The prediction has a mean pLDDT of 81. Transfer RNA from a Candidatus Heimdallarchaeaceae archaeon, 71 nucleotides, folded computationally.

RNA sequence: GCGCUUGUGGUUUAGUGGUAGAACACAACGUUGCCAACGUUGAGACCCGAGUUCGAUUCUCGGCAGGCGCA
Numbered sequence: 001g002c003g004c005u006u007g008u009g010g011u012u013u014a015g016u017g018g019u020a021g022a023a024c025a026c027a028a029c030g031u032u033g034c035c036a037a038c039g040u041u042g043a044g045a046c047c048c049g050a051g052u053u054c055g056a057u058u059c060u061c062g063g064c065a066g067g068c069g070c071a
Base pairs, nucleotide, nucleotide: 001070002069003068004067005066006065007064010024011023012022013021018054026042027041028040029039030038047063048062049061050060051059
């Protein structure tokens, strides 16, 4: 330099053109003499920009970052 691939809460991950879900972690409350565990509730995310579309996290293009391969 070229090609492929990945990018989603703090972490790990699911997901699809129509308001994004789970687990762990976190906070509050309940339970307990206390902690842990358990239960209930809550907060928290689509890498950036442009395009297509009534509508984009999803499709297209470019960029950035990580990984793999080739030179």

The RNAcentral record of the sequence draws on ENA. It matches the Rfam family "tRNA". Rfam's curators write: Transfer RNA (tRNA) molecules are approximately 80 nucleotides in length. By type it is a transfer RNA.